[in-house]
RNA sequence: GAUAAACGCUGGCGGCGUGCCUUAUGCAUGCAAGUCGAACGAGCUUCAUCCGCCUUUGGUGGGUGGAGCAAGUGGCGGACGGGUGAGUAACACGUAUGUAACCUGUCCGGAAGUGGGGAAUAACUCCGCGAAAGCGGGGCUAAUACCGCAUAUGGUCGCCGGUGGAAGUCCGGUGGACAAAAGCCUUAGGGCGCUUUCGGAGGGACGUGCGUCCGAUUAGCUAGUUGGUGAGGUAAUGGCGCACCAAGGCGACAAUCGGUAGCUGGUCUGAGAGGACGGCCAGCCACACGGGGACUGAGACACGGCCCCGACUCCUACGGGAGGCAGCAGCAAGGAAUUUUGCGCAAUGGGCGAAAGCCUGACGCAGCAACGCCGCGUGGGGGAUGAAGGCCCUCGGGUCGUAAACCCCUUUUGUAGGGGAAGCAACUGACGGUACCCUACGAAUAAGCCACGGCUAACUACGUGCCAGCAGCCGCGGUAAUACGUAGGUGGCAAGCGUUGUCCGGAUUUACUGGGCGUAAAGGGCGCGCAGGUGGCUCAUCAAGUCUGGGGUGAAAUCUCCCGGCUCAACCGGGAGGGGUCUCUGGAUACUGAUGGGCUUGAGGGAAGCAGAGGAAAGCGGAAUUCCCGGUGUAGCGGUGAUAUGCGUAGAUAUCGGGAGGAACACCAGUGGCGAAGGCGGCUUUCUGGGCUUUUCCUGACGCUGAGGCUCGAAAGCGUGGGGAGCGAACCGGAUUAGAUACCCGGGUAGUCCACGCCGUAAACGUUGGACACUAGGUGUGGGGGGUAUUGACCCCCUCCGUGCCGCAGCUAACGCAUUAAGUGUCCCGCCUGGGGAGUACGGCCGCAAGGCUAAAACUCAAAGGAAUUGACGGGGGCCCGCACAAGCAGCGGAGCGUGUGGUUCAAUUCGAUGCAACGCGAAGAACCUUACCAAGGCUUGACAUGUUGGUGGUACCGAACCGAAAGGGGAGGGACUCUUCGGAGAGCCAGCACAGGUGUUGCAUGGCUGUCGUCAGCUCGUGCCGUGAGGUGUUGGGUUAAGUCCCGCAACGAGCGCAACCCCUGUCGCUAGUUGGAUCUUUCUAGCGAGACUGCCGGGAGCAACCCGGAGGAAGGCGGGGAUGACGUCAAGUCCGCAUGGCCCUUACGCCUUGGGCUACACACACGCUACAAUGGCCAGUACAACGGGUCGCCAAGGCGCGAGCCGGAGCUAAUCCCACAAAGCUGGUCCCAGUCCGGAUUGCAGGCUGCAACCCGCCUGCAUGAACGUGGAGUUGCUAGUAACCGCCGGUCAGCAUACGGCGGUGAAUACGUUCCCGGGCCUUGUACACACCGCCCGUCACGUCAUGGAAGUCGGAUGCACUUGAAGCCGCCGCGCCAACCCGCCUUAGGUGGGAGGCAGGCGUCGAGGGUGAGGCUGGCGACUGGGACG
Repeated sequence: GAUAAACGCUGGCGGCGUGCCUUAUGCAUGCAAGUCGAACGAGCUUCAUCCGCCUUUGGUGGGUGGAGCAAGUGGCGGACGGGUGAGUAACACGUAUGUAACCUGUCCGGAAGUGGGGAAUAACUCCGCGAAAGCGGGGCUAAUACCGCAUAUGGUCGCCGGUGGAAGUCCGGUGGACAAAAGCCUUAGGGCGCUUUCGGAGGGACGUGCGUCCGAUUAGCUAGUUGGUGAGGUAAUGGCGCACCAAGGCGACAAUCGGUAGCUGGUCUGAGAGGACGGCCAGCCACACGGGGACUGAGACACGGCCCCGACUCCUACGGGAGGCAGCAGCAAGGAAUUUUGCGCAAUGGGCGAAAGCCUGACGCAGCAACGCCGCGUGGGGGAUGAAGGCCCUCGGGUCGUAAACCCCUUUUGUAGGGGAAGCAACUGACGGUACCCUACGAAUAAGCCACGGCUAACUACGUGCCAGCAGCCGCGGUAAUACGUAGGUGGCAAGCGUUGUCCGGAUUUACUGGGCGUAAAGGGCGCGCAGGUGGCUCAUCAAGUCUGGGGUGAAAUCUCCCGGCUCAACCGGGAGGGGUCUCUGGAUACUGAUGGGCUUGAGGGAAGCAGAGGAAAGCGGAAUUCCCGGUGUAGCGGUGAUAUGCGUAGAUAUCGGGAGGAACACCAGUGGCGAAGGCGGCUUUCUGGGCUUUUCCUGACGCUGAGGCUCGAAAGCGUGGGGAGCGAACCGGAUUAGAUACCCGGGUAGUCCACGCCGUAAACGUUGGACACUAGGUGUGGGGGGUAUUGACCCCCUCCGUGCCGCAGCUAACGCAUUAAGUGUCCCGCCUGGGGAGUACGGCCGCAAGGCUAAAACUCAAAGGAAUUGACGGGGGCCCGCACAAGCAGCGGAGCGUGUGGUUCAAUUCGAUGCAACGCGAAGAACCUUACCAAGGCUUGACAUGUUGGUGGUACCGAACCGAAAGGGGAGGGACUCUUCGGAGAGCCAGCACAGGUGUUGCAUGGCUGUCGUCAGCUCGUGCCGUGAGGUGUUGGGUUAAGUCCCGCAACGAGCGCAACCCCUGUCGCUAGUUGGAUCUUUCUAGCGAGACUGCCGGGAGCAACCCGGAGGAAGGCGGGGAUGACGUCAAGUCCGCAUGGCCCUUACGCCUUGGGCUACACACACGCUACAAUGGCCAGUACAACGGGUCGCCAAGGCGCGAGCCGGAGCUAAUCCCACAAAGCUGGUCCCAGUCCGGAUUGCAGGCUGCAACCCGCCUGCAUGAACGUGGAGUUGCUAGUAACCGCCGGUCAGCAUACGGCGGUGAAUACGUUCCCGGGCCUUGUACACACCGCCCGUCACGUCAUGGAAGUCGGAUGCACUUGAAGCCGCCGCGCCAACCCGCCUUAGGUGGGAGGCAGGCGUCGAGGGUGAGGCUGGCGACUGGGACG
C1' cells in the first nucleotide's frame, strides 16, 4: 500500500458497488420452465341460431356456429438462462494451429418436391387391485403421432478418372443399388409449415506444438501396456473396445508415486524484473445428496428427466411408497463472520406461439449491513475583560482560547407544504409522488477514534511503586514514570478511528535484472571419466538461434491517454494505445550454430638429454634398545621438583666378549626433491608411473570441465593367519592433591610390524575446486637450456619449469592477497542462505561390527558470527618506580587496664561510619545540660520568625503565699518605655487565622565538603596527516630524569590541565630596627629586607645533545631538608545527624518543655593504644640543659598551712616584661642482686582534696592499706632510610571538672639497604583474550525440580489406496426367445373381417462388462501408548 474481511469504541446524509472465504453440511414453506386450440379427438362452461319434446314466463334434448377453460395425444422448449468449486496437475486451462477424421435443431441464401394408401393408440367409457403412490384388463376415436407404396434434382453406397505428399470423405463421371414428405390458417391473393439436398452463419467434437505448483527422504513405471492386421463401435480419428501377431512404450529435459490446487482475462504490490492471489464481472472446464448407468434428442449421459446401489429424511393401513435449494428468498448447524421467506415483468434478454399473449427469483428495482470507494455536512463572519470553569505554576503567571457568551449572516442537511420527470420510435413505469425544482421554519438534527520514550508528528500533573499493568522492535514499572492508570493539553485521521488476520513492498535477505564461498554460512579428501555444458585460426554453403519489414491473432471488460454524461467525484459512455517464449511470410548473415574443405599456435606423438624419499617386489647392511650365555666386579641402581613403587647379595647397575630377535634408518637434511591427494627418507637389483629441458620431425582441435559412476584415500578400528625388540590406549601399582578415575614415575595388554580382506573418516588445511589468457618489480632456492668469458671451471647475462620471501597497481569488511592472486576476464563443476535443535531423528543405501553417506521437523533464542578498535585482565613478555620485598631497628598479636567496634542484653542501651579508604572515626573532651534514645508528667499559634484580624490601659514587666519531682498551675501585691496635634499611635501582651517546628525518610533525587587510587605521572585539545569506521598519530622510538623532566629522532606542529617553579618554615651570611632579656653589647634573640646554589667552574663519560660520574670552592650542592599545593577521572565511596536543599511523611504530635534514667550494660570477639614483664633496670638523694605555646569570669608569684591532693594568700601580668613552669630522659652518689622480686601495678578497703545546683548509677586527684595477670608473647602482622626510628618529657585545643586520644614542641639519638628473583601497589611499551557492571569477569557438564515439543517402544485405534479371490444391481451389447404383437409379404376362408405362416418387434431367460458389498495378503499415512532417549526453557 492492499483486503469478499472480522473484532473494539463511535456513528449525520447521499451516490455507486459488495455481502457464507467455515460443513460440496442438512433443509420446513413459497416461487425459479413452460408454451402452442392456427397439429388432433373428446369433454366442460357460455353465447347466438335452427329443430324436437314438455303446460306458459321457461325447462329439456339434438344440430350448426362463435368465445372461453384446460386434462390428454402431438410439436417446440426443459442441453439455454441461474448456482457452486467438491473433484481435476489433465490437452483441464491459456496461446497458436490442424481435421484429407467430424456433427450441427431453430436462422439466412440456393435447388427440387409435397402423389396415393393403411393400421393403431391416449383421452373417454366399463370392470378390477391398492391405505397411498399408482397399476392392470375390456371397449371406442383423431392427428403435423405411426407404417407401407410411388417418384428422386440432389444425396448415400458401389465402380471409374482427376488434383494432391497422401483421398472412403475434395472435384468430375457413371446410373448398378437405396431412402422422402403433413398438413394448418386464410381477406382465397397468399401465409406458416413439411421432405430431399447444396452452401452460409453461429455452435460443438477430436488431434497437435508450446506454457502451467511442491516433494528425489517417490527412481524406476507399464500387460490393452507399445505397435501391427482384421472385423466392430462412433458424428468422427484412435488400443475407444475385441481377436490374433510382434515385444514393445515412458523416464534424470524427472516417468511413476505422494501432497496441494478449478484454469484464464485479470487483481494487489513492486522503479522494474518479479512475488502473491484468481472474491465481484467476463471466457472455458467440472459438478448437481455419494457412486454407477443408459434412454430421448440436432444437442445430455441431462441441477428443478429416468433406472439401480448406498447414506439420510419423511409418509404408511407395515404390504409399500415419497424426496434431493452448489436456483431466489428463508431455516438449522458450523463459525470471528456474510442480507428480505420484498416489488415488477415497465426496461434488457430468453422459451413457446401466426398473433394477442403466457412464462421468466435471468433481469430491473427496492430493503438490510460504514463492508468498500466517492462526495457533502455537523455552520460562516465579527467578538478580549483574554469571562467563568478545568489543568499547570517559579504564585508573577501560562494554557484550553476567538474557543464560549454576545452581535450579524447563511440554510447544504433536516422538518412541513407545493410542483414533478427522463428512462420510448410507438403502447407500456415495479422503481415512485422517487430524482429534481420552488416556498416556509430555524444554528437549528449531526464527532468521534487512536496516539503523544525512540523508530514517529504530539508533554505536563496526579495516582501506583518490578504491584497493577504496557509492549510491533528496542524496552518501560523496584517512591519524582513524558513508556502503567486518570486528567488537562497536544498530534494524527475523521463518519469514521484503532486492533487482528492475510499478501506484496522495504528484503540485492534465493541475487534473471541483482549475491556469495582464505578468516563471517559456504570448495567436494584426491583423481579418472559416460552424459551434459563449453570450445583455436581460416574459406565456402545453409539460415536453426539472432536482427529486421509485412500479414494474422492476442474476445469484451480491466489498465494508460484523450473526449464526453450524471452539479463534482466514485460510477458510466466513446475513441486511441499498450499487451505473446504465438503463428505465417519476405529479407539480412557480423556473431553463435549446422555441413563440407583447409591451417598449426591448443592438445597429443617422435627424437636427444636431465633430476628426483614417485610406486611395487626381492635381497643386503650397520648403529642403537631389549633379552639370553659367559667374564670382571660390589652394593646399590633407577627415577623425580622432591619422593616412592620397581630392580638388586639368588650378585643388579657399570663394564667386556658371544649370541637371539624385532622395529626404525642418526649424520647427509635444506620454507630441498617427488607425487593427483593421502603420502614418500639406509643400500643394491628387477619391474613401473609421471614431470622438466632442447629439437620444431609427425597427427591436425583430437581440447577444457565434469551431475551420476568408478578408482585411490593418514591414523584409529574390524576379520583371518603370522610376528612382537622398543613404544604403549585399557589396566595395576607409586607419587601429587581437598580429591586426582589426570599431568610425573614403575610396570603393562590390545595395538603399532607382515600377508590378505574390510572400513572410507580427519584442522584429509594453502581452512583458497579445475583449465586457459592477461596485468610493475626486487631477492633467494631446486632442475634444465643458451650467450659471454676461459685451457677449463667459477663469475656475469638471457631463458623455460618448480618452490619461498618482500612489494606496486588492483582487490578486500578489515586482516590481508598481490604472475604460485584473494587482481582482470572466459568456461565447467561443487557448495552457502540467522543461532540452537543437528550433521541429530525417521526413511533409504553401504558396512562383519564400530559406524559412514544422504538428511528434516516440532520447539526455542535476539542473537550466533568475522575482522579490527579502545580499555581491563593474564599463575604472558620487556623496561622502571615505591619502606613493596630484602637488610635492619622498635613494635602489635600473649597479660592487666583505657578507648572504639561487633555481638548480646535492655524500657532505652540515640544515630551514622563497615576491606584497604569503618573500628582513640563524626566526639577538639555524654554526671544535669549536651541528647537526637527510654519512662513519666505537662503545653498546643507553640521554645523561635513573619503577616493579618480583633481585643487589651494599671498594659508590658516583676512577683509573696499555696499545689507539684520539676515543667507547669496559681495569683496577693508592686509596676514601666518611645512618639504625640494629648484624641491617640507604636512596642508589648491576650484571643484567632495564615503558619511555625521535625537530629522524621530518601547521600540511589542533590549542592557543598571530604576520603581513596595518589605527589602516582599522567589526562587531554586545536589544526594537519592516516583509517570506510571505532580510532590512531601527536603521547610511540633511542637516551635521560623524582617527573609526558629534558635532548635527539619522527606526519606531525603547537597548546591546555597536571610535574617543576612561584608561597611558607628551616639551614649560612649581610643590612635595618629593637620592647624585652641582670649589666655592657660585638654576639644570642626577636622580625623585616636582602645575598647565596645556577651543573656556574674543573676532569671524565655520552651522539660532544639532554644528562650522568668524580672533584674544587662553599653553611649548603646537583629538586639542600620539611610543609602547603592533589590533573582527567574512579569507587551511585562518605555525609539529608554540621550547613543548605527537591520530593515524601507528622501537625493537641514524629513538634515543644520538664524530672529521672540511658548513651558508662557484659558470657564473649576484634581494632587502636597505655603500663609492664625488669639490672642499658627499680628506688632514694643531689644536680644540668629546652622549644612550641596558653593566660583578665584568666594564668596566678612570693610567703604560710597540709605527708599529699590541696588550702590560705594576694603581688604581678591584656603578656619577648608577670604567671602556667621544677622539663624529663641525662649526669653524680647510694641501694636492690634475678626473686613474680624493693619488678609490675590491676583490683579492692579506708580516709581525704577539687570542680560543679548535683560526683549513687557515672568525674579527676591524694594518702594509707591491698597487691592480680604478666618472666618478651602461635599463626600472622605494623611503622621507619637520618636529626629519621626508638626513648624522654613539655605545651595546646576541647574544657566548670575529666586525656593512655588528638595536634604541636623540643631533648637524647641509632642500625641497615647486597640487590629487584619473590609478596603488595603503581607507570610505560608489547602480546593473547570468548572479559567490557571489565578475572570478585566469563563460562562447561552432570545432578535435583517444574513446563513444553519431539524420537524409540510391546501394542492399540483410524484413514486413503493399488492388488488377489468372491458376490454382483441398473444398464448397454450379444445369444435364446416355445410366451405376446395392429400395419408389410404369402396362403386359405372371405362383406366388414377372420385364420395360418413369414419378415419385424416385445416380455422373459442366459452370458460378457459392471457400481457396490464381502474376504485376504501387503505397502503408505495419522492418533494414542506403560516405559525410555536425547532436546528446549526456567
The RNA shown here (small-subunit ribosomal RNA) has 1434 nucleotides and comes from an uncultured prokaryote. It matches the Rfam family "Bacterial small subunit ribosomal RNA". The sequence is in RNAcentral, with records from ENA.